[in-house]
The RNA shown here (Bacterial RNase P class A) has 327 nucleotides and comes from an Armatimonadota bacterium. The source organism's lineage runs through Bacteria, Bacillati and Armatimonadota. Its mean pLDDT, the model's own confidence on a scale to 100, is 76. RNAcentral records the identical sequence in 3 taxa. The model forms 93% of the base pairs in the Rfam consensus. RNAcentral holds the sequence, with entries from ENA.
RNA sequence: GGAAGCGACCGGGUGGCGGCUCCUCAGCGAUGGGGAGAGGAAAGUCCGGACUUCAUAGGGCACGGCGCCUCGGGAAACCGAGGGACUCGGCCUAAGAACCGGGGACGGAAAGUGCAACAGAAACAAACCGUCUCGACUUGUCGGGAUAAGGGUGAAAUCGCGAGGUAAGAGCUCACGCCUUGGGCGGGCAACCGUUCAAGGGGGCAAACCCCGCCGGAAGCAAGGCCAAAUAGGGACGGGACGAAGCGGCCCGCUGACCGUCCGGGUAGGCCGCAUAGACAGAUCGCCGCACAAAAACAGAAUCCGGCUUAUAGGUCGUUUCCCCAC
Numbered sequence: 001g002g003a004a005g006c007g008a009c010c011g012g013g014u015g016g017c018g019g020c021u022c023c024u025c026a027g028c029g030a031u032g033g034g035g036a037g038a039g040g041a042a043a044g045u046c047c048g049g050a051c052u053u054c055a056u057a058g059g060g061c062a063c064g065g066c067g068c069c070u071c072g073g074g075a076a077a078c079c080g081a082g083g084g085a086c087u088c089g090g091c092c093u094a095a096g097a098a099c100c101g102g103g104g105a106c107g108g109a110a111a112g113u114g115c116a117a118c119a120g121a122a123a124c125a126a127a128c129c130g131u132c133u134c135g136a137c138u139u140g141u142c143g144g145g146a147u148a149a150g151g152g153u154g155a156a157a158u159c160g161c162g163a164g165g166u167a168a169g170a171g172c173u174c175a176c177g178c179c180u181u182g183g184g185c186g187g188g189c190a191a192c193c194g195u196u197c198a199a200g201g202g203g204g205c206a207a208a209c210c211c212c213g214c215c216g217g218a219a220g221c222a223a224g225g226c227c228a229a230a231u232a233g234g235g236a237c238g239g240g241a242c243g244a245a246g247c248g249g250c251c252c253g254c255u256g257a258c259c260g261u262c263c264g265g266g267u268a269g270g271c272c273g274c275a276u277a278g279a280c281a282g283a284u285c286g287c288c289g290c291a292c293a294a295a296a297a298c299a300g301a302a303u304c305c306g307g308c309u310u311a312u313a314g315g316u317c318g319u320u321u322c323c324c325c326a327c
Stems, first nucleotide, its partner, number of pairs: 001323010013290006020037007039298001043309002046307005051220004063216005068083006084106001086103005107211002112209002114205002128151002130147008159177002162174003178202001179200009224272004234263006245255003
């Protein structure tokens, strides 16, 4: 100097002209002046809340969320720091331990159910090759049985290793080791670690069902609230065959049972909820100039807030690895 990975941040600036939405001021009005106008994710709607309506003695079922420990921030979700166990890689080694670096939703797989591509005989009950044994005969083949030590397949083959044992074998038995459960002692705030005793007999996956522990009432702004016609129902009161009401105002006449006032619910419609962007579910933009290498990515609010996840051209900074050049 270059490339790649990771993390954080920016993701357009400035000037002119024109346009759109909302607010405000002036004006009778036309219109004019001033102000405000998308994002880091506005997205997915995954998690937690605010808010709203309904429900609610207490408890349970179902459903959902969370899940090593300590500390800190936070309303909670969630985030950060440190630590522990596990696991992957490096270094070292006969092999390890220790050490260095990385990773994750990290309670439980010795409760039950389920699943495991391809390969393989078999993926918790299994015999393909091999081994041992029995039988048959055509004497090196076939058939039966036993066997999980060895080979082969696979990401994974039922704990490792040695001895005993056996026809050959096998946790079949035993010692040691790994592991599980329970107890004692010691260390640590704790997770956990060390050690010891007893019992056990052990493949993987819980981001499959499930089990355990803790927490959670349900639905969501189309929540929900307010105002409220016309018409048609309803209720109360008053009038009405001693005549309601209609026939354009009055009288006669004709027809002959309704009329008036008030109340209440619903509908149309309007408003609030609703925001220092904000609706009619609809504005937030376009062109040109300048600087720059260039102005190009992902994308656009619909109740609001805090997180998580996903998408993202280009740029800046930090860090790690590799390559090149110079000393």